[in-house]
Context: one part of a larger RNA
């Protein structure tokens, strides 16, 4: 892991609602007693309890009473009670499993910590303290030598004790092994016996150790501790079908009340939509009438300050202040005015299987999420907090390659057809469809790009030049006074300053650029010739190109495509559980002397949590009724029936018990709980 078996809403008290039944202004017995066919049934038993009258603090009054001067208002005035069943609540272990912990009593120092008593152990080598003897020196104190001596928490290093590093190696579950390393006469190591016990011991102190257990040992008990937390919770079908919000809470993964869901009873026409009448509002946009901000100008005013002139303080001012006017730009905390939308009420029309309201029983839920539109914060976010709609949640199917919430569309069953979104070259159902253009970039076929550029190409419009020859190329000219004047070493068109004329001309600047030290030289403007047809410029539009960078090679879903790309039109076809038709099943409402039925219908049948209803199966009790050695249960294969849980039948096996109906009682249904036991 698999298989088999076991495995979770129970029982009692009190209470409430519903259903059924008995009796009824009453209902009912409990303990207990007796009898008997004695682990029960019958007969007694009215003590208690509930009800039959309430109101008021009370006196008290009474179908009323209390308050109040009154009007009036509050609570009352309506059959109960007992039993059983079911749904809730209540207290108990209270659906099952699961803590870490807390407390009490015991058991532990054969491990280990410290201590006590008594024993044991430490190869070998080195060093060479004090003391002693002795030589020399010295007046002495003493000093310098030589021997002897054998000290030391001394040195090197085995046993013994330890365990630094290799994050070596090993591991069956618990510290091994290898190399390396520390101490090794000492605060040393060690045998045996003994002492200290759990909020206690012991501790050269690490919260270390106290029998593989220590920030409070182990074990048993309190104990089924408690858990707002995790996991699990067993047959079928039918009907309806949520919420992730508000408010409170030592409240935020909980819970109560409300909203939302469901079931029952009662009552009643009423929800949505459209139009119209009468109303509400101060948003968007806008505006400047108010408040505030903003730019420019004009006018008035010496007026807080500053400047100037004077100085008994006055004058003046292109600085500045204030006011007014005109124009400019604005506003979440401005509004003279003011939408759309939204909304109150009334009426009409429309719609409507009553979809509404009240009361009573039962809940679930109170972590939500995405899209679109809007607001706030934020650089932004698959961000956070709100508002509205919608979807997912709890929604299958088709499309989007794949893809909770994007597009289409709301799935009772069966069959046939038609469409939606999206598609129609192949994978892969359907057009290699029709018409006209664009693109050459594999652009594109994809949801993915900006500012800025393009003499890519298509297209629209305007202006100008042009056969009296345009535009471009090519050839020629491009001169004169003059090297203009000044300046300067020089300045000759071309360092700089001033002026920028004249002449010849077809045309040619006192020169637009290169160049020289200065000249020279080469071009340009301008003109002519040659040539022979459109050219130049500006403003747009479409597609395209650049801008354009990410890590293995690579993604239009892929192949591939020059259309099978893009744009504008059109016609076919494919394509869903959508729509239509036919048949069937079920529900609801209504009608019907018959109602477990039939008929009718502009009705309904996705569904998590949840509520409600009807059934299937297992064990067992009572009564009735059956089957079985001519083959029961069980096992196994097949068939039939049922919407399903399931039921029936046939064959084989098996070898002795087993059903059906109606009532009743449950230790009553397994696939999950790191479930329990066994097998494998």
């Nucleotide at each position: 892991g698999c298989c088999a078996g076991g495995g979770a809403g129970u029982u009692c008290u009190u209470u409430u609602a519903u259903g059924u039944g008995g009796c009824a202004a009453g209902g009912c017995u409990a303990a207990c007693u007796a009898a008997c066919u004695u682990u029960g049934u019958u007969a007694g038993g009215u003590a208690a309890c509930c009800g039959a009258a309430g109101c008021g603090a009370a006196a008290g009054c009474a179908a009323g009473u209390a308050u109040g001067a009154a009007a009036a208002u509050g609570c009352g005035u309506u059959a109960g009670u007992c039993a059983c069943a079911u749904g809730g609540a209540u207290g108990a272990g209270a659906c099952c499993u699961g803590a870490a912990g807390c407390c009490g009593g015991a058991u532990g120092a054969u491990c280990u910590a410290u201590c006590c008593a008594u024993g044991g152990g430490c190869a070998a080598g080195c060093u060479g303290a004090a003391g002693u003897c002795u030589g020399g020196c010295g007046a002495a104190a003493g000093c310098c030598g030589g021997a002897u001596g054998g000290a030391g928490g001394g040195c090197u290093g085995a046993a013994c004790c330890g365990u630094u590093g290799u994050u070596g190696u090993g591991g069956a579950c618990a510290u091994g092994c290898a190399c390396u390393c520390g101490a090794a006469u000492g605060a040393c190591c060690u045998g045996u016996g003994g002492a200290u016990a759990g909020g206690g011991g012991u501790g050269a102190a690490a919260a270390g150790c106290c029998u593989a257990u220590c920030u409070a040992a182990u074990u048993c008990g309190g104990c089924a501790a408690u858990g707002g937390c995790u996991g699990g919770u067993u047959c079928c079908u039918a009907c309806u079908g949520a919420a992730a919000u508000a408010u409170g809470c030592c409240u935020u993964c909980g819970u109560a009340u409300a909203g939302u869901c469901u079931u029952g009873u009662u009552c009643a026409g009423u929800u949505u939509g459209u139009u119209g009448g009468c109303g509400g509002c101060g948003u968007a946009a806008a505006g400047u009438a108010c408040g505030g901000a903003u730019a420019a100008a004009a006018u008035u005013u010496g007026c807080a300050g500053g400047g100037g002139c004077u100085a008994u303080u006055g004058c003046u001012u292109a600085c500045g202040g204030a006011a007014u006017u005109u124009u400019u730009u604005c506003c979440a905390a401005c509004u003279c005015a003011g939408a759309a939308u939204c909304u109150g009420u009334c009426a009409a029309c429309u719609g409507c299987u009553u979809a509404g309201a009240a009361c009573a029983g039962g809940a679930a839920a109170c972590a939500g999420g995405g899209a679109c539109a809007g607001u706030a914060u934020g650089u932004a976010a698959g961000a956070u907090a709100c508002u509205g709609u919608u979807c997912c949640g709890a929604g299958a199917c088709c499309c989007g390659a794949a893809c909770a919430a994007g597009g289409g569309a709301g799935a009772c069953c069966a069959a046939a057809g038609u469409u939606a979104a999206g598609g129609u070259c192949c994978c892969a159902a359907a057009a290699u469809c029709u018409a006209u253009g664009u693109u050459a970039a594999g652009u594109g076929u994809a949801u993915c790009a900006a500012a800025a550029g393009g003499u890519g190409u298509u297209u629209u419009g305007a202006a100008c030049c042009u056969a009296a020859g345009a535009c471009a190329c090519u050839g020629g000219g491009g001169a004169u006074g003059u090297a203009a004047g000044c300046c300067u070493a020089g300045a000759a068109g071309c360092a700089g300053c001033u002026a920028u004329c004249u002449u010849u001309u077809a045309a040619a600047g006192a020169a637009a650029g290169c160049g020289u030290a200065a000249c020279a030289g080469c071009u340009c403007a301008c003109c002519c010739a040659c040539u022979g047809a459109g050219g130049u410029u500006c403003a747009g539009a479409g597609c395209c190109c650049u801008g354009a960078a990410a890590a293995u090679g690579g993604a239009c879903g892929g192949g591939g495509c020059u259309a099978a790309a893009c744009a504008u039109a059109g016609u076919a076809c494919c394509g869903a559980u959508a729509c239509u038709u036919u048949g069937g099943c079920g529900g609801c409402a209504c009608u019907c002397g018959g109602a477990u039925g039939a008929g009718u219908g502009g009705c309904c049948g996705g569904g998590u949590a949840a509520g409600u209803a009807g059934g299937c199966g297992u064990c067992u009790u009572u009564u009735c009724u059956g089957c079985a050695c001519a083959g029961a249960a069980g096992a196994u294969u097949c068939u039939u029936c049922g919407a399903g849980a399931g039921a029936a039948g046939a064959g084989u096996u098996g070898g002795a018990g087993c059903g059906g109906a109606a009532a009743g009682g449950a230790a009553u249904g397994a696939g999950a709980a790191u479930c329990c036991u066994g097998g494998u």
A computed fold for a 680-nucleotide part of an RNA from an archaeon, annotated as large-subunit ribosomal RNA, domain II. It matches the Rfam family "Archaeal large subunit ribosomal RNA". Gene Ontology terms of the family: structural constituent of ribosome and ribosome. The coordinates come from a structure-prediction model, not an experiment, and the mean pLDDT is 83.